This is a predicted complex of two RNAs, RNase P RNA and transfer RNA, with 463 nucleotides together. It holds a member of the Rfam family "Bacterial RNase P class A". It is annotated as a ribozyme.
[in-house]
RNA sequence: GAAGCAGGACAGAUGACCGCUGCUCCGCCUUCGAGGUGGAGGGGAGGAAAGUCCGGGCUCCGAAGGACAAGGCGCUGGGUAAUCCCCAGUCCCGGUAACGGGCAGGAAAGUGCCACAGAAAGGAAACCGCCCGCGCCGAUGCUUUGCAUCGACGCGGGUAAGGGUGAAAGGGUGAGGUAAGAGCUCACCAGGCCUGCCGGUGACGGCAGGUGCUCGGUAAACCCCGCCUGGAGCAAGGCCAAAUAGGGGGACGUUCGAGGGUGGUCCGUCCAAGUCCCCGGGUAGGUCGCUCGAUCUUGUCGGUAACGGCGAGGCUAGAUGAAUGGUCAUCACCCCGUAGCGGGUAACCGCUUCGGGGGACAGAACCCGGCUUAUGGCCUGCUUCAACA
RNA sequence: UGGGGGAUCGUUCAGUGGCAGGACGACGGGUUCUGGCCCCGUUAACCGAGGUUCGAAUCCUCGUCCCCCAGCCA
Numbered sequence: 001g002a003a004g005c006a007g008g009a010c011a012g013a014u015g016a017c018c019g020c021u022g023c024u025c026c027g028c029c030u031u032c033g034a035g036g037u038g039g040a041g042g043g044g045a046g047g048a049a050a051g052u053c054c055g056g057g058c059u060c061c062g063a064a065g066g067a068c069a070a071g072g073c074g075c076u077g078g079g080u081a082a083u084c085c086c087c088a089g090u091c092c093c094g095g096u097a098a099c100g101g102g103c104a105g106g107a108a109a110g111u112g113c114c115a116c117a118g119a120a121a122g123g124a125a126a127c128c129g130c131c132c133g134c135g136c137c138g139a140u141g142c143u144u145u146g147c148a149u150c151g152a153c154g155c156g157g158g159u160a161a162g163g164g165u166g167a168a169a170g171g172g173u174g175a176g177g178u179a180a181g182a183g184c185u186c187a188c189c190a191g192g193c194c195u196g197c198c199g200g201u202g203a204c205g206g207c208a209g210g211u212g213c214u215c216g217g218u219a220a221a222c223c224c225c226g227c228c229u230g231g232a233g234c235a236a237g238g239c240c241a242a243a244u245a246g247g248g249g250g251a252c253g254u255u256c257g258a259g260g261g262u263g264g265u266c267c268g269u270c271c272a273a274g275u276c277c278c279c280g281g282g283u284a285g286g287u288c289g290c291u292c293g294a295u296c297u298u299g300u301c302g303g304u305a306a307c308g309g310c311g312a313g314g315c316u317a318g319a320u321g322a323a324u325g326g327u328c329a330u331c332a333c334c335c336c337g338u339a340g341c342g343g344g345u346a347a348c349c350g351c352u353u354c355g356g357g358g359g360a361c362a363g364a365a366c367c368c369g370g371c372u373u374a375u376g377g378c379c380u381g382c383u384u385c386a387a388c389a
Numbered sequence: 390u391g392g393g394g395g396a397u398c399g400u401u402c403a404g405u406g407g408c409a410g411g412a413c414g415a416c417g418g419g420u421u422c423u424g425g426c427c428c429c430g431u432u433a434a435c436c437g438a439g440g441u442u443c444g445a446a447u448c449c450u451c452g453u454c455c456c457c458c459a460g461c462c463a
Base pairs, nucleotide, nucleotide: 001385002384003383004382005381006380007379008378010376012331013330014329015328016327017326018325020044021043023041024040025039026038027037028036029035046361050372051371053370054369055368056367057366058233059232060231061230065267066266067265068264070229071228072227073226074225075089076088077087078086079085090104091102092101093100094099105224106223110222111221112218113217114216127163128162129159130158131157132156133155134154135153137151138150139149140148141147142146171189172188173187174186175185176184190214191213192211193210194209195208196207197206198205199204237288238287239286240285247279248278249277250276251275252274259271260270261269281462282461283460295314296313297312298311299310300309301308302307333358334357335356336355337354339352340351341350342349343348390459391458392457393456394455395454396453399413400412401411402410407443414432415431416430417429418428419427436452437451438450439449440448
């Protein structure tokens, strides 16, 4: 210098003027309603406020009871209020490396599927090939009503070495063996299973011995195993106010009980004389919930870390058709042009003057912890390659 | 704000692991004196990215866009 990997912090600053929205205080008006209006002080978006993908707090549902179903999760240990999150590890995969990724239990419980091609797609299979037997035909030879050898055809059988198909064909190499072959047998290699020992909390790893065991893939197919889950969501929910057509039609039902208690079914339990659907109508304001909380900053201690303990200090938006903005100036940053100075052989580099331009993604809506996605430049560490000293 | 659903030729619908199909439309041809109807042919698509699998429109994850529902009287 080039290419790359990992992590961190930031999200311009200051001033003036004009606004917006809550809070506190003061004044005035008032139909007395913290209603209106004016002034002062002080507060006013994010790292993702986003997607709503997980988890929790909080609130309500008269039991949030049982069974089945359904859904979710899935290596190990730890963290946490909790998690599908985070940390540390194991194994596998990718990368030369720094490092990254993994819905990573079970296919040696069962079922299904594996298109096309291929003989056969799973305790398999004989298309070509190879080999054996029988029949028949032909040729040749001979010791000639027969025998032997070779070849063609047909039938029966053996074979998984070779060819060919496929994403995938039931270990690999060599030797023995055989009619031809084959873990059929043996040696070595690879893997599996079983047993034992060692290390580790564990996933797992290492070593030794035995066993010819060689068993295909797929569970982001059904399923099996283990664990978890009551439902709904601040438009939850409470209070006040407004509104009147509690109207019309239909269905089911009143102890043989419809329907409901916010879940799919059944049972149980509670309520139960009304309930549900369609049409039509009215109204849609205020207030609480609401922002002090698994909170923030900092120090220290424990822990490899995630995180936790203790001490000190701080209060940091609460809007509701929805505020948090705009203009100007200066400075800082980046880019382009310009002129000058300095360095250098040069390309070019540094500093200064003037002019112009630029600053991403994006906007709280009950609150937190994560994940994911969008996004601008900056800084730090590390890896590989090349060159120079 | 919260909850639910969807995206396949130009339009509207199928297809839910194995060559993406129908209808309407468009274009060309045939039939007809001409047009229509009818017949034949052509055209053209799985919202984007990544993963699982031999193989993905279909299964899984992330994203983009679109649609629907909601209080009270009751």
Its mean pLDDT, the model's own confidence on a scale to 100, is 77.